Source information:
Model confidence (mean pLDDT): 89 of 100. This is a predicted structure of a 352-nucleotide part of an RNA (small-subunit ribosomal RNA, central domain) from an uncultured bacterium. Rfam family: Bacterial small subunit ribosomal RNA. Its family is annotated with ribosome and structural constituent of ribosome in the Gene Ontology. The full RNA is in RNAcentral, with records from ENA and SILVA.
Context: one part of a larger RNA
RNA sequence: CUGGGCGUAAAGGGCGCGCAGGCGGCCUGGGAAGUCUUGGGUGAAAGCCCCCAGCUCAACUGGGGAAUGGCCUGAGAAACCACUGGGCUGGAGUGCUGGAGAGGGAAGCGGAAUUCCCGGUGGAGCGGUGAAAUGCGUAGAUAUCGGGAGGAACACCAGAGGCGAAGGCGGCUUCCUGGACAGACACUGACGCUGAGGCGCGAAAGCUAGGGGAGCAAACGGGAUUAGAUACCCCGGUAGUCCUAGCUGUAAACGAUGGGUACUAGAUGUGGGAGGUAAUUAAAGUCCUUCCGUGUCGGCGAUAACUCAAUAAGUACCCCGCCUGGGGAGUACGGCCGCAAGGCUGAAACUC
Numbered sequence: 001c002u003g004g005g006c007g008u009a010a011a012g013g014g015c016g017c018g019c020a021g022g023c024g025g026c027c028u029g030g031g032a033a034g035u036c037u038u039g040g041g042u043g044a045a046a047g048c049c050c051c052c053a054g055c056u057c058a059a060c061u062g063g064g065g066a067a068u069g070g071c072c073u074g075a076g077a078a079a080c081c082a083c084u085g086g087g088c089u090g091g092a093g094u095g096c097u098g099g100a101g102a103g104g105g106a107a108g109c110g111g112a113a114u115u116c117c118c119g120g121u122g123g124a125g126c127g128g129u130g131a132a133a134u135g136c137g138u139a140g141a142u143a144u145c146g147g148g149a150g151g152a153a154c155a156c157c158a159g160a161g162g163c164g165a166a167g168g169c170g171g172c173u174u175c176c177u178g179g180a181c182a183g184a185c186a187c188u189g190a191c192g193c194u195g196a197g198g199c200g201c202g203a204a205a206g207c208u209a210g211g212g213g214a215g216c217a218a219a220c221g222g223g224a225u226u227a228g229a230u231a232c233c234c235c236g237g238u239a240g241u242c243c244u245a246g247c248u249g250u251a252a253a254c255g256a257u258g259g260g261u262a263c264u265a266g267a268u269g270u271g272g273g274a275g276g277u278a279a280u281u282a283a284a285g286u287c288c289u290u291c292c293g294u295g296u297c298g299g300c301g302a303u304a305a306c307u308c309a310a311u312a313a314g315u316a317c318c319c320c321g322c323c324u325g326g327g328g329a330g331u332a333c334g335g336c337c338g339c340a341a342g343g344c345u346g347a348a349a350c351u352c
Stems, first nucleotide, its partner, number of pairs: 003324004007306002012320001014201004021194003025088006034080001035077008049065006091191001092188004096183003103177007110154001115149007125136002162169002206247006215241002220236004258319006266297011301308002325352003334345004
């Protein structure tokens, strides 16, 4: 390289947008580059392969044939691919109507609770644990009532529920804003899918500058436990956790399952929408049909098994990423990026 693979054995990029590239719906016309048919030329000889022959055989030699990725050229075909002209609506998109949602950004507001401060009541304990102690408290704590300050997070609703590409998103209101879905038509007319590079987004921790700091809490101090206890438990407690601006760019970034399209028994729950039948006056609800999402079970099929099973790990096609024994090692070196921490790319010797 070919091949075979990527849920759990090695292997899906954390996620999106998208240039190049690859791939691409139905009908019809054209020329004919690819493609196919056919003729000619060329593809030296020797050698290799096959047949025959000559040296007594063979090696060797002679003759014939075959073979020679192919290339050039003439004629022809037009299904497919490509190009070009015309058309279509099923893919894709736009408009209209409508409802759902913790989707994103900004501003404002609210109540419960913790802590602290002030005042009242009160008077000896509180706190904490397996048990204790450190700790707090007669300079009046804990408890309780009233008032105030400040920060962070939003109980119930809440659901295997919803939204988002992923990370993720949950009190209320307003403003700005993205996407998805349903319905009946109208419109554009293949405008599509994927996507190496590239660009953007990207939990937590961490970094820079400035703010903020209630609770929690790495580090750290103390008390216990223990043979020890640089831990688990307890009392404290600083970064940090929060905000603004910038950086970092990682993760069990997981469904350990890339994206798209089509097809392939069912059953049941749930979220959003549309339509319908009957009973009742109507609505809700029940029931039926249908589209989109999200679960559970299950058949064919698949699988090493576990399991997956219309949200496929089934049947196919298109495009991207990745794997190729374990250790060495996600290390070294180099390059690129970063303020740093470090990230991305990524070996070999040696060894089993």